[in-house]
């Protein structure tokens, strides 16, 4: 200097145009003489940042940041 991948919830990941979603954690409440296990509920997320396109953008296009990796 070039090329590629990754970025969504505290933590690991999905979702590749049409309501943001599981798991594990975390709060309540049942259950216990307490605890854990199970059960039922609930909370957190304007999805790296700006813009573009489009009735609609997490998603599709540029452009940046930021990790990794290859290449020089």
């Nucleotide at each position: 200097g070039g090329g590629g991948g990754u970025g969504u919830a505290g933590c690991u990941c999905a979702g590749g145009a049409g309501c943001a979603g599981a798991g594990c954690a975390c709060c309540u409440c049942u259950u216990u003489c307490a605890c854990a296990c199970a059960g039922a509920g609930g909370a957190a997320g304007c999805c790296g940042c700006u813009g573009g396109u489009g009735c609609a953008a997490g998603u599709c296009c540029a452009g940046c940041c930021a990790c990794c990796c290859c290449c020089a």